[in-house]
The part of an RNA shown here (small-subunit ribosomal RNA, 5' domain) has 540 nucleotides and comes from an uncultured bacterium.
Rfam family: Bacterial small subunit ribosomal RNA.

Context: one part of a larger RNA
RNA sequence: GAAUCAACGCUGGCGGCGUGCCUAACACAUGCAAGUCGAACGCGAAAGGGGCUUCGGCCCUGAGUAGAGUGGCAAACGGGUGAGUAACACGUGGGUGACCUGCCUUCGAGCGGGGGAUAACGUUCCGAAAGGAGCGCUAAUACCGCAUAACAUCCCGCCUUUGGAGAGGCGGCGAUCAAAGCUGGGGACCGCAAGGCCCGGCGCUUGGAGAGGGGCCCGCGCCCGAUUAGCUUGUUGGCGGGGUAACGGCCCACCAAGGCGAUGAUGGGUAGCCGACCUGAGAGGGUGAUCGGCCACACUGGAACUGAGACACGGUCCAGACUCCUACGGGAGGCAGCAGUGGGGAAUCUUGCGCAAUGGGGGAAACCCUGACGCAGCAACGCCGCGUGCGGGAUGAAGGCCUUCGGGUUGUAAACCGCUUUCGAGGGGAAAGAAGCCCCCGGAGGUAAACAAUCUCCGGGGAUGACGGUACCCCGAGAAGAAGCCCCGGCUAACUCUGUGCCAGCAGCCGCAGUAAGACAGAGGGGGCGAGCGUUGUUC
Numbered sequence: 001g002a003a004u005c006a007a008c009g010c011u012g013g014c015g016g017c018g019u020g021c022c023u024a025a026c027a028c029a030u031g032c033a034a035g036u037c038g039a040a041c042g043c044g045a046a047a048g049g050g051g052c053u054u055c056g057g058c059c060c061u062g063a064g065u066a067g068a069g070u071g072g073c074a075a076a077c078g079g080g081u082g083a084g085u086a087a088c089a090c091g092u093g094g095g096u097g098a099c100c101u102g103c104c105u106u107c108g109a110g111c112g113g114g115g116g117a118u119a120a121c122g123u124u125c126c127g128a129a130a131g132g133a134g135c136g137c138u139a140a141u142a143c144c145g146c147a148u149a150a151c152a153u154c155c156c157g158c159c160u161u162u163g164g165a166g167a168g169g170c171g172g173c174g175a176u177c178a179a180a181g182c183u184g185g186g187g188a189c190c191g192c193a194a195g196g197c198c199c200g201g202c203g204c205u206u207g208g209a210g211a212g213g214g215g216c217c218c219g220c221g222c223c224c225g226a227u228u229a230g231c232u233u234g235u236u237g238g239c240g241g242g243g244u245a246a247c248g249g250c251c252c253a254c255c256a257a258g259g260c261g262a263u264g265a266u267g268g269g270u271a272g273c274c275g276a277c278c279u280g281a282g283a284g285g286g287u288g289a290u291c292g293g294c295c296a297c298a299c300u301g302g303a304a305c306u307g308a309g310a311c312a313c314g315g316u317c318c319a320g321a322c323u324c325c326u327a328c329g330g331g332a333g334g335c336a337g338c339a340g341u342g343g344g345g346a347a348u349c350u351u352g353c354g355c356a357a358u359g360g361g362g363g364a365a366a367c368c369c370u371g372a373c374g375c376a377g378c379a380a381c382g383c384c385g386c387g388u389g390c391g392g393g394a395u396g397a398a399g400g401c402c403u404u405c406g407g408g409u410u411g412u413a414a415a416c417c418g419c420u421u422u423c424g425a426g427g428g429g430a431a432a433g434a435a436g437c438c439c440c441c442g443g444a445g446g447u448a449a450a451c452a453a454u455c456u457c458c459g460g461g462g463a464u465g466a467c468g469g470u471a472c473c474c475c476g477a478g479a480a481g482a483a484g485c486c487c488c489g490g491c492u493a494a495c496u497c498u499g500u501g502c503c504a505g506c507a508g509c510c511g512c513a514g515u516a517a518g519a520c521a522g523a524g525g526g527g528g529c530g531a532g533c534g535u536u537g538u539u540c
Base pairs, nucleotide, nucleotide: 001540002539003538004537006536007535008534009533010532013386014385015384016383017382018381019379020378021344026342027341028340030339031338032337035073036072037071040070041069043067048061049060050059051058052057080297081296082295090221091220092219093218094217095216096215099214100213101212104210105209106208107207108206109205110204111203112146114144115143121136122135123134124133125132126131152176153175154174155172156171157170158169159168160167181202182201183200184199185198186197189196190195223269224268230260231259232258235257236256237255238254240252241251242250272294273293274292275291276287277286278285279284299320300319301318302317303316322333323332324331325330350376352375353374354373358372359370360369361368362367389419390418391417392416399410400409401408402407423481426475427474428473429472433467438462439461440460441459442458443457444456445455446454447453484529485528486527487526488525489510490509491508495524496523497522498521499520505512506511
């Protein structure tokens, strides 16, 4: 000098864009942060309104609504944090002839016919509660057989590529495995009807390919110290097996005795890694906040279940510590989500608004959910921009300070005259961000028997804004509301007076102060920067 997730002191007008617990991965009150689908399924209130009544109640409506339940998809994403980790964790380049992949795209084939349950519900009961038990009823795209089934899987043979077949292809007696329905429309025909039947959409099963996502393996790179020198028994390898989506001591039995290490093993300390960021001419050094990628974690430790995917932040089980409830028998909880509280600390924000936009989940859709996100609030924490006025104005007022007492300086500074009105305050007008989905009208095309329905496209119209009456524009008024901080001995730009008297004090280094101190303190003057200026910490 540059930089900073900064803090502290003094000071402080406005705006834009960013940033904001670096400490206790300390403990948490309260609210919200993951739901959705009635076009998968069965059940099904109440208040209110109306009517009747023997005053007990009943009926209609509310309403097949609210609601819970079965089932499906989502909840493994998104959001947080950096504790652990020196490791194939990460980065980079490869391998997988050792693998998986829901939703999505594309191509092929199929969706026939049966069965038994169960929650909700009803009823009885246990419990303070959290919850639970027995009996009875019921539906499905829930569950289970059967049928059919291939270029799927297994087995056998052959061929190709290969070091090697678990890759690709061909053939085969054979063996094994599927499925579910919902919905819109419809002329003839069948049917009492529901419907069958036909056309379309969504869905389901099975297979091939793709895209995107992941698992595993390998080369290289990756902090400190030898005042850590030896480490290792599932250890190193083999054979056989188990397990996994998959290779493998991953696990197991047996066999052998190996494997690693001064090119630093082992042990210890420290640390999430990277894109990047800071500095620097570069080489390098330092850092890993915000944003993006990967990893790890979710009170602490352990475990599995479900699932395409988890060993699962707002799921389950066990153990532990802590907090809370209790009828003492037993239960409930997990902010390193967004706000917020206590605590720790030099120090770090609102218990805000909205789903209008972008994105995500569910749904055919309308739509619902979304503390992701978009905005607003607080903070000079940072960067950037703007303002606090402009012009004229004296051989130069007053006052202050200095003085050699002549004067000098503050100083065009002020007063005074003229002008302007940014920003702020007041009044008025007023956006873009919104076009999609959707609805209405018209048209074209595909499917089709169809001018129906459905799908795609085009044109016109309608509706939708948290921010917000905000940005922006205009009007009126008036210099009106807006300057400080540090320094002045040398380094280093800027000097005098008074006070003090090795005192009080200053200080980054050298050093100042013991009676004329340009170095302390105050004043006048000056220098620097400016809504900031200094100090401290840290890095280059």